Notes:
Transfer RNA from Elusimicrobia bacterium RIFCSPLOWO2_01_FULL_59_12, 75 nucleotides, folded computationally. It matches the Rfam family "tRNA". From the family's description: Transfer RNA (tRNA) molecules are approximately 80 nucleotides in length. It is annotated as a transfer RNA. RNAcentral holds the sequence, with entries from ENA. The organism belongs to Elusimicrobiota, within Bacteria.

RNA sequence: GGGCAGUUAACUCAGCGGUAGAGUGCCAUCCUCACACGAUGGAAGCCACAGGUUCAAAUCCUGUACUGCCCACCA
Numbered sequence: 001g002g003g004c005a006g007u008u009a010a011c012u013c014a015g016c017g018g019u020a021g022a023g024u025g026c027c028a029u030c031c032u033c034a035c036a037c038g039a040u041g042g043a044a045g046c047c048a049c050a051g052g053u054u055c056a057a058a059u060c061c062u063g064u065a066c067u068g069c070c071c072a073c074c075a
Stems, first nucleotide, its partner, number of pairs: 001071007010024004018055001026042005048064005
């Protein structure tokens, strides 16, 4: 330098253009002598950034940034 994949909750990941979810973790209550396990409820997201298309974009298009893999080049 070229190609491909990825970026969504604290973490690991889902998500067909139509108000963004799960598990783990966290908080509260219940349960227990207490802890753990378990049960119920709750908080936490301007979906990496910027533009475009659209009545409507996490989703489609373009650019940028970062991460990973492969190839090429240089030494």